This is a predicted structure of a 1464-nucleotide RNA (small-subunit ribosomal RNA) from an uncultured prokaryote.
The sequence is in RNAcentral, with records from ENA.
C1' cells in the first nucleotide's frame, strides 16, 4: 500500500416468514386516459331554470299562482400570492448568522379621531334575431345593485411656502406657528347591530442594504464600457447606473479576479474519543420553479402550478374553415429501472376559505389498505424423564463415542393465533322556539339534548388443546465453529493470503458444531481501523521525499529598557443562537420503540465593561545581533596581459642499417625512395612533472609553471562609530561541469563517428593501427548531471580525546591557552538498522522547498522557454499485491586469504583399438517378466534362469480354491501301488491293500463336509515403517545458563599458534555440556606365562627302507587363555604454552605402528510397495491357483565391467621347492586297477589341529630365436565323459583336428604412497550340474615416486559483493509473432453549450400623435377614451457569418499494460 473485523442505509437481490406497535415507501423536471384537489355570499343585486311546501284548476298525463324554504346561469364582494408537489436552474446577498432602513409597503384583525348630503347615465342577466361543425361570437330592445360617474363637505392626509425649539448617525429627523391649493363615502337590517369613508398607531407579513461564512480546476492570469464614479432628470412601496443624457478614466485580481465543471441552502443525518469526514429522504425554515421561452394585466400582495396574451415543441377534436390542453396537487396509467403503495373512507377532530349564522368547499389534514423496508417488543412451550431407545454418523469396529434428557412416555401451563359476548377515550366548540343565571336590551357563566370516518377498533375477557407458529449464513488464518465421502489444476471456491494436480477440517453433499434470530446473508454506497493528508497528529542521508548555487521583492518570524494606546488576548453583564433534533429527569402508552413536560445545551456572532502579563502599534533609549573604519597576515578565489622549461610532433640537415611498431599471441601500419634508433637546428598547439599533502581558497558549478595589474572574500587584534539597521524567502534577477548549438579562428596530442587488422560461434564490443567532429581561443546560445555530504538556510545550547591549516600574546613550530576553519575517535542522545555524534541525522526557535504503494510516467495533451537538440511545468484511463530500505542466516561468485586430500605433480600398470564373457541401452518378438539409470544405474537386486526359479507369453484347466485355525456332523476312509485316457494338470461304476493307544466310556491321528477368516511380484517408495546409497571418516553439528541486539540472529564456535581432528595451548562475555573426532572393540607386529591334544619334537630311549611313527618330553615352533609392551615418557633444539624438529637414546614397535568394525545434525520428496511389513486404492469363474510347451539366452547396431593375447622378463617339455584361509557324510577321499584324457570300477580314512581336497609363479636343465610364429586361442567339425527325469532351443568338461582378429591400441580416460601397486595361484557361498573369466576371502614374489601446491576436481574455516533463498541447472532484459482490453496522435465527420456581429422581429409596457369613432360641456371649439398608426426597447424565437470551446466517432498510426511452456 491492499485486504478485514465495527456502525448506518428512503436500499436491492437471494433463501424463510406466526403476531401487534411505530415510522417510511420513483430512478426520467419523461408523456399523460379518467376522476377529484377552490370556492363562498339570497343579511349588496335583477331575478328564478331545478327541487320542496301550501292554494288554484286538471282531459289525472300536468298546468297555473304564491313562498322571509332554496336557488342554476348572471351583476357584485371577499378568496383563489394560503394550503399542497418538485429541485431543473441558481457558486448567488441564494443561503445561515449578526446589524441597518433618518430610504420602504402591509387587505383581513385591534385600538383611537372624525364623517357619511346630493344628483346621474349605463350594462350583464331576462326576451327577440342572426352567423358557426364546434369554440364561441355578432346585432336590437329592456333593468337593478355595497357596480359605474359627477357635485358638495373636510383634515392630524398630500404638496408649495412660513414661525419656532429640539435633537441625531453623515445625508438630516423629531414637535409646533400662519397662509394657499388637492382629494372621501354604501347600504342592509330581525332596528340590537353588521357594512362604508379619510386620518393615526399597534400587530402579522413581506421588501431593500452591509459585515462575515459558505464548492473543484491556475494544464483558467489577467478582466470589464452602463463599466467604476460624479452632475441632473426619469422611474419605483422605496435606496440605488434601476434606466437615460453629459463629465471625468475608472472599478476587480495571485488574500485567486474572469472562465470552465459541479451543486438548491440551513436546521440536520450518519460516523468519529475527539478534531473531523461524509450527507441534504421523511419532518421544520428560506430560495426558485409550474411543458420551454418571454410578457405584462388585474389586485394591499402575483409578474400568478389547477389566471390572461405571444412564439415553439409535443398531444387531442375538426364539417379541414378553425379549436382545444399542460398531475413537479391526490389516487391511476404508459415507459425507464436493481427498485418503491389504494383510481380507499369520512370532513368526527385540527387548520384554511366564504358567510351574520345554519352551513358549504377542503385528495390540506385525520384514518384505511398494500409491502419484514427499517426500529421495537412477545411468541413458537415449561418441568420431570437413562436400558443413554431406534434411526442417522464417526472409530482403534465382538466394542465405543455423538446427535442427547434430545425423543418415546407422564405432570403442568394457555402469553399469542383461533371462536362467542357484551364494549371505551379522542366530543370541545358552534347548534337548539329547551331550564337556569342575569336583566332596560343584548352578550356572559351553568345545566340538559344532538353531533364518530376509523370502528366487526383499543382494551377486558371466553370455549379447547401442546394445540397453528424456525429459518439463514458460516465452520483454512484473520474469526467463534470439524469428521466422513465424492471429485482429482476438473468441477468449482476466494473479502485479502490462497484452496482444488487420488488420503482437500478451504470445491460438492452428509453427520456435527458455531453465530444471529422472523429474519439471516450477498451487493451498493459512507465514516470509522488509516497517526494511510498528520489542526489535535507525519515525513525528508540510504524506504516517496532538500530547489544546482548565490542575491533578493511580497510575505512569515524577529534583540535589551521605559511609557502611552487596548487591536489580538483575558474576565464580567445584556441580546441572540425558531421549533423539532442530540442528552438529563420526570410523567405517561402494561414494557420498549414512538409521544408529552421541563431543564441542560446549541462549543456561535453582536454589543457593553473591565484587566494590561504576553503579540501588536506609536514615542523614546541602549549595545550584547547587523554593518562600518583602522592595522596586520592568509590562499591552486576571479578577470586580463607577459614570460618559462619539460615533453611530444613535424620539418631540414647529418651518422647509420634492416627492419621498426604492437600484442595474451599476431595482423593491419610505417620502412632499401633509408624508416625505427641518435645528434643539432627551426617550427606548432596543448597541458603544467618534482613541490604535493587525510593541505588550502570560493556561494555552488569549480580553481594548480612564473610573473604583472585590476577586482572580491573570509579571518585575526585593538579601540572607535551607527544604532535592530536583522533571519528566511513565493514569484523574480544572476551564475551554473561536461556534452551539444552557431559564426569566426586554430589544430601538437588525444580522439566519438568511420575505416582496417585481430579475438570470437558471431563481435555492429572489449585488444591493435589509422582516423573526423570535438578537446583550446573569441563572441553569443542551452540549463541540464549520482549539480552528492544522496544531509536547504539562520540562530542558540549539550561530555571528552588527538591531528592538522590561518592568525594572536611572547625571544620560542618546546608545553599550554584562546578564535576561525578542516579531518579522525568517542560518551550521553538520536535513529528501522547502517550509523549520525558540537563540522549532528541531539535539544529548542524561524523561513522557504519537497513527499504521499509498483508500475504507466517525468510520458500524453496544453503552455512556456529554446536556431535546434531539448528544458520547465505536468496528468489520467488501464494494471498489479506489492514495488522499497537496512540488517540476519545460508547458498553462490570465472571475489580474496589460509588449509586438506592419489586432486594434480613424479612413477607403476591399465581402459579406450582385437576376440570372448558379461551386465545395459536400443531394436525384435506371442514373450524377450520387474526394478536399478551423473557422480551415487550398468559381473547392479541375482552368492549360480535347461524343467523348477518365474513374476512374461501360448494353450488347456479350477472357483472356498495351496496352508493354518476355531466351531459342528461323518469317518477309519483316504492314502499307495497297479492299469487306461490326457502333453501335464488331471479324470476313471478298473484292480490290490487298509491306523495307534486304551482303565473299552473314550482319546490321538488321518480324511470328507459346512461356516468364518482367502489370495493377488496388481497401483502408489511423492502416503509410509525397515534398510541402504552418497557427500565423508568430511570435521563439523548443537544445547543449557549469561552477555549483546527491538528483532531475525550473534557471542560460545571468532583471533594468534598446533593438529590427522572444533587436537590442545594462549587469548576472550562468556562458563560449561552434548553429538561427532580421539579412545575404549577385534585382528596383526614382540615379551613373559598358564595349558600341552589331533599341534611340536631340543635332549634321553626305542622301531624303520623311510616318516614324532612309538614311550616320552614342554623346552622350541604353534594353538589359545591372561598379563606386558608406546604415553612425545627420557634427551638437545626452538616455543610462553599447545606442540614441531632430531638417521638422539631405549626398544619388536616411535609419534594414530598396520588394517578392520564404527558413518554426527542434516542433503539428494536419492533407491526398495518384487525381500519383510504397512495406510489407501484397484481385482474376485479373475489382475486369483494349476499344468505343459516357450521366453527371460533373440541381433544391423551403442556403451559399462572383465577375461585372454599380441610375445624371448616370452611360449613348450623335463626335473624339482615353499603357503595361508576355508570346505566335507545324498560329502571330500588316499591308495589300487582301467582310459591319452574328462573319468570310471574297486577299496580306506574321516562328521574331522588326528583323514581328505592341496598350489602357482619360483629354481634347475633342454628347446625355439622375432616369424601372425613352438606367439595367439576364437571359430568351426569329429567323438566322448559327467550332472540330471531331460543338455534341441540352452549345461561344463575331455581327445583328435581346424587355427580368425590381434604385431601394445586416437581423442580421452581408471587405480594405486608399502608388505601398497603390479604379478602368482588356492579355497568358499550360492549350486544336481553350471555358462565363475564374476563376487568375497586367503596367502607367494614383490617395486617405482611425491619437487612441491600455480593449476585441475572435490571439501573445510575466515572475509567480502549479491537484484540468489525449490539457492547459479539461481534471478533476468530487449527485440519479434498471436490475443485481450485501456490509451494517445490523425485527413475528417457529427453533435452540444456558451459568446460575438448582423438580418427578422410576435406579444407586451411606456411614449408620440390624433382625421374616422365614442362620451362630456361653456359646442365653428374645448376636453376625455378606444381603436389605428409611429418611434423606443428591442427582449423572446427565427436566420446569416466567421472563430472559439466541448464531446462522441475516424482509414491509418504511436507506445505502454497483461496474458500458454512460442522465436532469437
Nucleotide at each position: 500500500g491492499c485486504u478485514c473485523a465495527g456502525g448506518a442505509u428512503g436500499a436491492a437481490c437471494g433463501c424463510u416468514a406466526g403476531c401487534g406497535g411505530c415510522a417510511g415507501g420513483c430512478u426520467u423536471a419523461c408523456a399523460c386516459a379518467u376522476g377529484c384537489a377552490a370556492g363562498u355570499c339570497g343579511a349588496a343585486c335583477g331575478g328564478u331554470a331545478a327541487g320542496g311546501a301550501u292554494c288554484a284548476c286538471u282531459u289525472c298525463g300536468g298546468u297555473g299562482a304564491u313562498u322571509a324554504c332554496a336557488c342554476g346561469a348572471g351583476u357584485g364582494g371577499c378568496g383563489c400570492a394560503c394550503g399542497g408537489g418538485u429541485g431543473a436552474g441558481u457558486a448567488a446577498c441564494g443561503c445561515g448568522u449578526a446589524u441597518a432602513c433618518a430610504a420602504c409597503c402591509u387587505a383581513c384583525c385591534u385600538u383611537u379621531a372624525a364623517c357619511a348630503g346630493g344628483a346621474g347615465g349605463a350594462u350583464a342577466g331576462c326576451c327577440c334575431c342572426g352567423a358557426g361543425a364546434a369554440a364561441u361570437c355578432g346585432g336590437g330592445a329592456u333593468u337593478a345593485a355595497u357596480a359605474c360617474u359627477c357635485c358638495a363637505u373636510a383634515a392630524c392626509a398630500u404638496u408649495g411656502a412660513u414661525u419656532u425649539a429640539c435633537c441625531g448617525c453623515a445625508u438630516g429627523g423629531u414637535a409646533u406657528u400662519u397662509c394657499g391649493a388637492u382629494u372621501a363615502a354604501a347600504a342592509c337590517u330581525c332596528c340590537g347591530g353588521u357594512g362604508g369613508u379619510u386620518a393615526a398607531a399597534g400587530a402579522u407579513g413581506g421588501g431593500u442594504a452591509u459585515g462575515c461564512g459558505u464548492g473543484a480546476c491556475a494544464u483558467u492570469a489577467g478582466u470589464u464600457u452602463g463599466u467604476u464614479g460624479g452632475u441632473g432628470a426619469g422611474g419605483u412601496a422605496a435606496c440605488g447606473g434601476c434606466u437615460c443624457a453629459c463629465c471625468a478614466a475608472g472599478a476587480c485580481u495571485a488574500c485567486g479576479a474572469u472562465g470552465u465543471c459541479u451543486a438548491g441552502g440551513g436546521g440536520u443525518u450518519c460516523u468519529g474519543a475527539g478534531a473531523g469526514g461524509a450527507u441534504g429522504a421523511u419532518c421544520c425554515c428560506c430560495c426558485a420553479c409550474a411543458c420551454u421561452g418571454g410578457u405584462a394585466c388585474u389586485g394591499a400582495g402575483a409578474c400568478a402550478c389547477g389566471g390572461a396574451c405571444c412564439a415553439g415543441a409535443c398531444u387531442c377534436c375538426u364539417a379541414c374553415g378553425g379549436g382545444a390542453g399542460g398531475c413537479a396537487g391526490c389516487a391511476g396509467u404508459g415507459g425507464g429501472g436493481a427498485a418503491u403503495a389504494u383510481u380507499g373512507c369520512a370532513c368526527a377532530a385540527u387548520g384554511g376559505a366564504c358567510g351574520c349564522a345554519a352551513g358549504u368547499c377542503u385528495g390540506a389534514a385525520c384514518c384505511a389498505g398494500c409491502c419484514a423496508u427499517g426500529c421495537c417488543g412477545c411468541g413458537u412451550g415449561c418441568a420431570g424423564g437413562a436400558u443413554g431407545a431406534c434411526g442417522g454418523c464417526c472409530c482403534u469396529a465382538u466394542g465405543g463415542g455423538u446427535u442427547g434428557u434430545a425423543a418415546a412416555c407422564u405432570g403442568c401451563u394457555u402469553u399469542u393465533a383461533u371462536u362467542a359476548a357484551g364494549g371505551a377515550a379522542u366530543a370541545a366548540c358552534a347548534g337548539g322556539u329547551c331550564c337556569c343565571u342575569a336583566c332596560g336590551u343584548c352578550u356572559u357563566a351553568g345545566g340538559c339534548c344532538c353531533u364518530g370516518a376509523c370502528g366487526u377498533u383499543a382494551a377486558c375477557g371466553u370455549c379447547a388443546g401442546a394445540a397453528g407458529a424456525a429459518g439463514c449464513a458460516c465452520c483454512g488464518g484473520c474469526u467463534a465453529a470439524c469428521u466422513c465421502c465424492g471429485u482429482g489444476c476438473c468441477a468449482g471456491c476466494a473479502g485479502c493470503c490462497g484452496c482444488g494436480g487420488u488420503a482437500a477440517u478451504a470445491c460438492g453433499g452428509a453427520g456435527g458444531g458455531u453465530g444471529c434470530a422472523a429474519g439471516c446473508g450477498u451487493u451498493a454506497u459512507c465514516c470509522g481501523g488509516a497517526a494511510u493528508c498528520a489542526u489535535u497528529g507525519g515525513g525528508u542521508u540510504u524506504a516517496a521525499a532538500g530547489g544546482g548555487u548565490c542575491c533578493g521583492u511580497a510575505g512569515g518570524c524577529g534583540g535589551a529598557c521605559u511609557a502611552a494606546u487596548a487591536a489580538g488576548u483575558c474576565a464580567g453583564g445584556g441580546g441572540u443562537g425558531a421549533a423539532a433534533u442530540c442528552c438529563a429527569a420526570c410523567a405517561g402508552c402494561u414494557u420498549a420503540a414512538g409521544u408529552g413536560u421541563u431543564g441542560a445545551a446549541c462549543u456561535g456572532c453582536c454589543u457593553u465593561u473591565g484587566a494590561u502579563a504576553c503579540u501588536g502599534u506609536u514615542a523614546g533609549u541602549c549595545u550584547c545581533g547587523a554593518g562600518u573604519a583602522u592595522a596586520g597576515a592568509c590562499g591552486a578565489a576571479g578577470u586580463a596581459g607577459g614570460c618559462g622549461g619539460a615533453a611530444u610532433g613535424u620539418a631540414g640537415c647529418a651518422u647509420g642499417u634492416a627492419g621498426c611498431g604492437g600484442u595474451g599471441a599476431a595482423a593491419u601500419g610505417c620502412u632499401u625512395a633509408g624508416a625505427u634508433a641518435u645528434g643539432c637546428u627551426a617550427c606548432a598547439g596543448a597541458a603544467c612533472a618534482c613541490c604535493g599533502a587525510u593541505u588550502g581558497c570560493g556561494a555552488a558549478g569549480g580553481c594548480a609553471g612564473c610573473u604583472u595589474a585590476c577586482u572580491a572574500g573570509a579571518c585575526u587584534a585593538u579601540u572607535a562609530u551607527u544604532g535592530a539597521c536583522g533571519c528566511u524567502a513565493a514569484u523574480g534577477c544572476a551564475c551554473g561541469a561536461a556534452a551539444g548549438c552557431g559564426u569566426g579562428g586554430g589544430g601538437a596530442g588525444c580522439g566519438a563517428a568511420c575505416a582496417g587488422g585481430a579475438u570470437u560461434a558471431g563481435a555492429u564490443a572489449c585488444c591493435c593501427u589509422g582516423g573526423u567532429a570535438g578537446u583550446c581561443c573569441a563572441c553569443g546560445c542551452c540549463g541540464u548531471a549520482a549539480a552528492c555530504g544522496a544531509u536547504g538556510a539562520u540562530u542558540a545550547c549539550u561530555c571528552g580525546a588527538u591531528g592538522u591549516u590561518g592568525g594572536u600574546g611572547a625571544u620560542a613550530u618546546a608545553c599550554a591557552a584562546u578564535c576561525a576553519g578542516c579531518g579522525u575517535c568517542c560518551a550521553c542522545g538520536g535513529g528501522a538498522a547502517a550509523c549520525c555524534u558540537a563540522u549532528a541525522a541531539g535539544u529548542g526557535a524561524u523561513c522557504c522547498a519537497c513527499c504521499u504503494g509498483g508500475g504507466g510516467a517525468g510520458u500524453a495533451c496544453g503552455a512556456u522557454c529554446g536556431c535546434a537538440a531539448g528544458g520547465u511545468u505536468g496528468a489520467a484511463a488501464c494494471u498489479c499485491a506489492a514495488a522499497g530500505g537496512a540488517a540476519u542466516u545460508g547458498a553462490c561468485g570465472g571475489g580474496g586469504g589460509c588449509c586438506c586430500g592419489c586432486a594434480c605433480a613424479a612413477g607403476c600398470g591399465g581402459a579406450g583399438g582385437a576376440g570372448c564373457a558379461u551386465g545395459u541401452g536400443g531394436u525384435u518378438u506371442a514373450a524377450u517378466u520387474c526394478g536399478a539409470u551423473g557422480a551415487u544405474a550398468c559381473g547392479c537386486g541375482a552368492g549360480g534362469a535347461a524343467c523348477c526359479u518365474u513374476a512374461c507369453c501360448u494353450a488347456g484347466a479350477c472357483u472356498u480354491a495351496a496352508a493354518u485355525g476355531u466351531a459342528g456332523a461323518u469317518u477309519g476312509c483316504a492314502u499307495a501301488g497297479a492299469g487306461u485316457g490326457g502333453a501335464a494338470a488331471u479324470a476313471u461304476g478298473u484292480c490290490u491293500u487298509u491306523u495307534c493307544c486304551u482303565u473299552c466310556g473314550g482319546g490321538a491321528c488321518u480324511a470328507u463336509u459346512u461356516a468364518c477368516a482367502a489370495g493377488g511380484u496388481g497401483c502408489u517408495g511423492c502416503a509410509u515403517g525397515g534398510u541402504u546409497g552418497u557427500c565423508g571418516u568430511c570435521a563439523g553439528c548443537u544445547c543449557g545458563u549469561g552477555c549483546c541486539g527491538u528483532g531475525a540472529g550473534g557471542u560460545g564456535u571468532c583471533g594468534g599458534g598446533u593438529u590427522a581432528a572444533g587436537u590442545c595451548c594462549c587469548a576472550u562475555a562468556a562458563c560449561g555440556a552434548g553429538c561427532g573426532c580421539a579412545a575404549c572393540c577385534c585382528c596383526u607386529a614382540u615379551u613373559c606365562u598358564u595349558a600341552g591334544u589331533u599341534g611340536c619334537c631340543a635332549g634321553c630311549g626305542g622301531a624303520u627302507a623311510a616318516u614324532g611313527c612309538c614311550g616320552g618330553g614342554g623346552a622350541c615352533u604353534c594353538u589359545a587363555g591372561g598379563a606386558a609392551a608406546a604415553c612425545u615418557g627420557c634427551c638437545a633444539g626452538c616455543g610462553u604454552a599447545a606442540g614441531c624438529u632430531g638417521u638422539g637414546a631405549g626398544g619388536a614397535a616411535g609419534g594414530u605402528g598396520g588394517g578392520g568394525a564404527u558413518g554426527a545434525c542434516g542433503u539428494c520428496a536419492a533407491a526398495u510397495c518384487a525381500g519383510c511389513a504397512c495406510g489407501g486404492c484397484c481385482c474376485u469363474u479373475a489382475c486369483g491357483u494349476c499344468u505343459a510347451g516357450g521366453g527371460c539366452u533373440a541381433c544391423a547396431c551403442a556403451c559399462g565391467u572383465g577375461c585372454u593375447a599380441c610375445a624371448a622378463u616370452g611360449g613348450c617339455c623335463g626335473g624339482u621347492a615353499c603357503a595361508g584361509a576355508g570346505g566335507g557324510c545324498a560329502g571330500c577321499u588316499a591308495c589300487c586297477a582301467c582310459g591319452c584324457g574328462a573319468g570310471u570300477g574297486g577299496a580306506u580314512g574321516c562328521g574331522a589341529a588326528u583323514c581328505u581336497c592341496c598350489a602357482a609363479a619360483g629354481c634347475c636343465g633342454g628347446u625355439c630365436u622375432c616369424a601372425g610364429u613352438u606367439c595367439g586361442g576364437a571359430u568351426c567339425g569329429a567323438a566322448g565323459u559327467c550332472u540330471g527325469c531331460a543338455a534341441c532351443u540352452c549345461g561344463a568338461c575331455u581327445u583328435c583336428g581346424u587355427g580368425a582378429a590381434g604385431u601394445u591400441g586416437g581423442a580421452u580416460u581408471c587405480g594405486c604412497u608399502a608388505g601398497u601397486a603390479a604379478u602368482c595361484g588356492u579355497a568358499u557361498a550360492u549350486c544336481a550340474g553350471c555358462a565363475a573369466u564374476g563376487a568375497u576371502a586367503c596367502g607367494g614374489u614383490g617395486a617405482a615416486u611425491a619437487c612441491g601446491u600455480u593449476c585441475c576436481c572435490g571439501g573445510g574455516c575466515c572475509u567480502u559483493g549479491u537484484a540468489c533463498a525449490c539457492a547459479c541447472c539461481g534471478c533476468c532484459c530487449g527485440u519479434c509473432a498471436a490475443a485481450c482490453a485501456a490509451u494517445g496522435g490523425a485527413a475528417g465527420c457529427u453533435g452540444g453549450g456558451g459568446g460575438u456581429a448582423c438580418c427578422u422581429g410576435a406579444a407586451g409596457u411606456c411614449u408620440g400623435u390624433a382625421a374616422c369613432c365614442c362620451g362630456u360641456c361653456u359646442u365653428u371649439g374645448a376636453u376625455g377614451g378606444a381603436a389605428g398608426c409611429g418611434a423606443c426597447c428591442u427582449u423572446a424565437a427565427g436566420g446569416u457569418a466567421a472563430a472559439a470551446u466541448u464531446a462522441c466517432u475516424g482509414a491509418c498510426u504511436g507506445g505502454g499494460g497483461c496474458u500458454a511452456a512460442g522465436u532469437c